A computed fold for a 579-nucleotide part of an RNA from a metagenome, annotated as small-subunit ribosomal RNA, 5' domain. The RNAcentral record of the full RNA draws on SILVA. It matches the Rfam family "Eukaryotic small subunit ribosomal RNA". Rfam 15.1 lists 75,755 matches to the family in 2,556 species. On this family, see Yusupov et al., Science 2001: "Crystal structure of the ribosome at 5.5 A resolution". Clan: SSU clan.
Context: one part of a larger RNA
RNA sequence: UAUGCUUGUCUCAAAGAUUAAGCCAUGCAUGUCUAAGUAUAAACAACUUUAUACUGUAAAACUGCGUACAGCUCAUUAAAUCAGUAAUUAUUUAUUUGAUGGUACCUUACUACAUGGAUACCUGUAGUAAUUCUAGAGCUAAUACAUGCACAAAGUCUCGACUUUACGGAAGAGAUGUAUUUAUUAGAUAAAAAACCAAUGCAGGCUCUGCCUGGUGUGUGGUGAAUCAUAAUAACUGAUCGAACCGCAUGGUCUUGUACCGGCGGUAGUUCAUUCAAAUUUCUGCCCUAUCAGCUUUCGACUGUAGUGUAGUGGACUACAGUGGCGUUCACGGGUGACGGAGAAUUAGGGUUCGGUUCCGGAGAGGGAGCCUGAGAAAUGGCUACCACAUCCAAGGAAGGCAGCAGGCGCGCAAAUUACCCAAUCCUGAUACAGGGAGGUAGUGACAAAAAAUAACAAUACUGGGCCGAAUGGUCUGGUAAUUGGAAUGAGUACAAUUUAAAUCCCUUAACGAGGAUCCAUUGGAGGACAAGUCUGGUGCCAGCACCCGCGGUAAUUCCAGCUCCAAUAGCGUAUAUU
Numbered sequence: 001u002a003u004g005c006u007u008g009u010c011u012c013a014a015a016g017a018u019u020a021a022g023c024c025a026u027g028c029a030u031g032u033c034u035a036a037g038u039a040u041a042a043a044c045a046a047c048u049u050u051a052u053a054c055u056g057u058a059a060a061a062c063u064g065c066g067u068a069c070a071g072c073u074c075a076u077u078a079a080a081u082c083a084g085u086a087a088u089u090a091u092u093u094a095u096u097u098g099a100u101g102g103u104a105c106c107u108u109a110c111u112a113c114a115u116g117g118a119u120a121c122c123u124g125u126a127g128u129a130a131u132u133c134u135a136g137a138g139c140u141a142a143u144a145c146a147u148g149c150a151c152a153a154a155g156u157c158u159c160g161a162c163u164u165u166a167c168g169g170a171a172g173a174g175a176u177g178u179a180u181u182u183a184u185u186a187g188a189u190a191a192a193a194a195a196c197c198a199a200u201g202c203a204g205g206c207u208c209u210g211c212c213u214g215g216u217g218u219g220u221g222g223u224g225a226a227u228c229a230u231a232a233u234a235a236c237u238g239a240u241c242g243a244a245c246c247g248c249a250u251g252g253u254c255u256u257g258u259a260c261c262g263g264c265g266g267u268a269g270u271u272c273a274u275u276c277a278a279a280u281u282u283c284u285g286c287c288c289u290a291u292c293a294g295c296u297u298u299c300g301a302c303u304g305u306a307g308u309g310u311a312g313u314g315g316a317c318u319a320c321a322g323u324g325g326c327g328u329u330c331a332c333g334g335g336u337g338a339c340g341g342a343g344a345a346u347u348a349g350g351g352u353u354c355g356g357u358u359c360c361g362g363a364g365a366g367g368g369a370g371c372c373u374g375a376g377a378a379a380u381g382g383c384u385a386c387c388a389c390a391u392c393c394a395a396g397g398a399a400g401g402c403a404g405c406a407g408g409c410g411c412g413c414a415a416a417u418u419a420c421c422c423a424a425u426c427c428u429g430a431u432a433c434a435g436g437g438a439g440g441u442a443g444u445g446a447c448a449a450a451a452a453a454u455a456a457c458a459a460u461a462c463u464g465g466g467c468c469g470a471a472u473g474g475u476c477u478g479g480u481a482a483u484u485g486g487a488a489u490g491a492g493u494a495c496a497a498u499u500u501a502a503a504u505c506c507c508u509u510a511a512c513g514a515g516g517a518u519c520c521a522u523u524g525g526a527g528g529a530c531a532a533g534u535c536u537g538g539u540g541c542c543a544g545c546a547c548c549c550g551c552g553g554u555a556a557u558u559c560c561a562g563c564u565c566c567a568a569u570a571g572c573g574u575a576u577a578u579u
Base pairs, nucleotide, nucleotide: 001575002574003573004572005571009451011449015444016411022409023408024407026406027405028404031065032064037062038061043057044056063430072364073363074362082285083284084283086281087280088279091278092277097273098272099271111244115146116145122138123137125135126134127133155176156175157174158173159172162169163168177241179237181235182234183233184232185231186230201216202214203213204212205211206210221228243267245266246265247264248263251261252260253259254257287335288334289333294326295325296324301323302322303321304320305319306318307317308316339361340360341359343354344353345352346351366387367386369384370383371382389400391398392397417442419441420440421439425438426436427435428434457485458484459483460481461480462479463478464477465476466475467474468473490519492512493511494509496508522568523567524566525565526564527549528548533563535562536561537560538559544551545550
């Protein structure tokens, strides 16, 4: 694990893995809205403090986000996965949280109190046998899709009219946000001494168109390590971002102008970090097999250089070179009823066997392959082909993927309901509100596991044992009995409450509920191993039993039965695997 017989209570609870990763009718399993993106529904509701753009509820639809999670299965897979360990100075990262941006125009009469063109829903006209199929016409929105202004000062760099005692000084002009690509520069510092030359800032002195003397010259983050962080210069770009957004409050300042200033929040958005991750990689470790000894390589095998490609590394790929790389320390090949691990069973210790299965990682969605969207997929409850299956059809066409939850067929030794619910745990969404076969709750359920009824007590009769006693006996304590007695209880039935999303069950609990207490315990055995019959009847080497040894041929301790007894007991036997 399956199966046979049996089964009263209560708790807990595995469950179509093994065989067919075989096939599937039907239903459901992923959707989502706040004050705060978009409402003229020709859909409700109206009562009121007011609603001539709107102001409540709100179907539909556009937009945004999610659908890459969760759930299922174990087919593949043997240095692969996986585990521990280490790395990313070789990378991407929607979301979360924290920071972060005065530079836009290229030019002088202009939209910045706000720009443009569409399209759903809607209305109406149509096509098809048919689908979550569509076409044509008529409108109209945006945080959809587009376009597009703006405010400081200084500094720096490149030019530079002009000026000068030719050392210098300069009005002015242009460029200068952030992101992208390329190149360049900075991003310092191991110690010590001397001499010479040249230039130069500063200080002091002097014989001042110059000469002499002197010491000094500051700042530089981080790592074990960078071409790092960061900054600068020159260019580059079908030029990234720098808010034409929404809600709620409405206040202040006066110069009374539809003037200026302003709060709290939402949603966007660039860069940096953070978080959630991901992707690669370091070291070590895996079952059987030699009736597998050589394997790999111009169709990349091993290495180098350069490129392509990638988020990034890399023969990942391409070109050009070299000829390497692995192997009895078992390569390469084959097998596996092999997903890996955490773990499980057994065991004195060492070990042996198992690990499909609830946690972690991997892989897969009939088989292969390719791809779109997206932060994330080589996604399948997404798409496109091919192969294999297979559905509807008016025969022209159309639609499909349960190894999600139920359920069916098939397969088999072998496995449950087409139930109820989002109340709990959590997840997703624009979200306190919706959704969730994730999940929970019942149903089936002798997979396992825990507790534990089927009687207890007394008297009487008979009969034991210990102690005291010479003895009738006393005292303590057992057994047997279809003798007698009242007491106690649940199993079951059931008002009620509780339980619960609603119920059920349990736990509580009125009322019923026990004498052959028929409210009746079974399964296997009784020669040995191995606890328990030299009882009776039947059979007669037959029928049969027996794991093994053996039993049975007329007195069977072993067969078939009756009685009695033994073992375990709501369980016990059998088969198989394993220790």